Model confidence (mean pLDDT): 81 of 100. A computed fold for a 71-nucleotide RNA from Harttia sp. pi JM-2024, annotated as transfer RNA. NCBI's taxonomy places the organism under Eukaryota, Teleostomi, Euteleostomi, Characiphysae, Harttia.
């Protein structure tokens, strides 16, 4: 310098334009003499900005960050 990939709760991860998934974690309850385990409930996320569309995590553009390849 050129080309490619990725960005989703605190962490990791799914989602073929139509109500954002699951696990761990966190808070509370049940069980237990206590703790662990088990179980129930709740909280918490689409990198930022713009565009297309009745409707965008999804499609398009720009920016930022990380990463890979070549030079």
């Nucleotide at each position: 310098u050129g080309g490619g990939a990725a960005g989703u709760g605190g962490u990791g991860u799914a989602g073929c334009g139509g109500a954002a998934u699951c696990a761990c974690u966190u808070a509370g309850g049940g069980u237990u003499u206590u703790g662990a385990u088990c179980u129930c409930u709740a909280g918490g996320a689409u990198a930022g900005g713009g565009g297309u569309u009745c409707a965008a995590u999804u499609c398009c553009c720009c920016u930022c960050u990380u990463u890979c390849c070549a030079u």

Rfam family: tRNA. Its family is annotated with triplet codon-amino acid adaptor activity in the Gene Ontology. The family's RNA type in Rfam is transfer RNA.